[in-house]
Context: one part of a larger RNA
RNA sequence: UCAUGGCUAAGGAACUAGGCAAAAUGGCCUCGUAACUUCGGGAGAAGGGGCGCUUCAUUUAAUAAUUGAAGCCGCAGUUAAAAGGCCCAGGCGACUGUUUAGCAAAAACACAGGACUCUGCUAAAUCGAAAGAUGAUGUAUAGGGUCUGACACCUGCCCGGUGCCGGAAGGUUAAGGAAGGGGGUUAGUGCGCAAGUGCGAAGCUCUUAACUGAAGCCCCGGUAAACGGCGGCCGUAACUAUAACGGUCCUAAGGUAGCGAAAUUCCUUGUCGGGUAAGUUCCGACCUGCACGAAUGGUGUAACGAUCUGGGCGCUGUCUCAGCCAUGAGCUCG
Numbered sequence: 001u002c003a004u005g006g007c008u009a010a011g012g013a014a015c016u017a018g019g020c021a022a023a024a025u026g027g028c029c030u031c032g033u034a035a036c037u038u039c040g041g042g043a044g045a046a047g048g049g050g051c052g053c054u055u056c057a058u059u060u061a062a063u064a065a066u067u068g069a070a071g072c073c074g075c076a077g078u079u080a081a082a083a084g085g086c087c088c089a090g091g092c093g094a095c096u097g098u099u100u101a102g103c104a105a106a107a108a109c110a111c112a113g114g115a116c117u118c119u120g121c122u123a124a125a126u127c128g129a130a131a132g133a134u135g136a137u138g139u140a141u142a143g144g145g146u147c148u149g150a151c152a153c154c155u156g157c158c159c160g161g162u163g164c165c166g167g168a169a170g171g172u173u174a175a176g177g178a179a180g181g182g183g184g185u186u187a188g189u190g191c192g193c194a195a196g197u198g199c200g201a202a203g204c205u206c207u208u209a210a211c212u213g214a215a216g217c218c219c220c221g222g223u224a225a226a227c228g229g230c231g232g233c234c235g236u237a238a239c240u241a242u243a244a245c246g247g248u249c250c251u252a253a254g255g256u257a258g259c260g261a262a263a264u265u266c267c268u269u270g271u272c273g274g275g276u277a278a279g280u281u282c283c284g285a286c287c288u289g290c291a292c293g294a295a296u297g298g299u300g301u302a303a304c305g306a307u308c309u310g311g312g313c314g315c316u317g318u319c320u321c322a323g324c325c326a327u328g329a330g331c332u333c334g
Stems, first nucleotide, its partner, number of pairs: 001329008010320002014318001019315001027051005036041001038150001052072006073077001085313007092305002097109002113148007125134003151300004156230003161227002163223005170218003176212002180208006188199004231249005258292001259289001270286005
């Protein structure tokens, strides 16, 4: 010096990002116990009192326990050790659970519950060139997929775009089929003395092609607990201010209830109130929501949480401000 452990006057969080760490609480008996609440809880709430030993009595099967009285010792009687700190308020997630083996345990995942959707059984879906298997020795109160996430109160408007479902009149549309047209070839035939050359049926062949031709797309309708979306400008009331009201432009429709400087608020330490001597955090309000908002769920909510934030009591070497002791280790000196 480091590590581990122990003690400390006065103060008691002044430390610090933060009470991190430490201290404190701790057992049994007994009294007593609030808001709130889903009536189960909350609750070991909180907060008090008692606790040794001896003798006697009480009681008993029993000095095991209970109760009472008297006495004894110590600074101190729950104990040899081990064995809850508590309270108030807010955020998030209902809860018990699950997770990044080796920086994250959480507000993330899951969850019971809710909804939509597919699937009639050789089910849908999944694995597999296939056979086959899972689904399931199940059968729509079943099984698969997606979203939400207990419970309470609720879940508004928009189908224009994208998706999905339904429709089939019209438009478009492939391979295939195919009337017809054009080219090649040539039995034949015209011309020519000949060489040759013109025309050219059928067949074969190349090419072109009216017409025919499904789904799809266009089109029509539905659908948002499908993906998603949910306005601007101007004026107006007998102080001022504000605008219930009016005008106008645009839109598929212009954000309803509830909440709101919020895990969301840039400006911002917004403004007011509370708490402090002093509060960028916290709590309660306001609403000017840069850029909340309703199952990408909205707002509440008892209980729960090694969760996050703020405050208080208790407690302390965290600190003012250091000191001492024990054990061990390396290093230095020797």
A computed fold for a 334-nucleotide part of an RNA from a Saprospiraceae bacterium, annotated as large-subunit ribosomal RNA, domain IV. The RNAcentral record of the full RNA draws on ENA. Taxonomically the source falls in Saprospiraceae (Bacteria, Pseudomonadati, Bacteroidota, Saprospiria).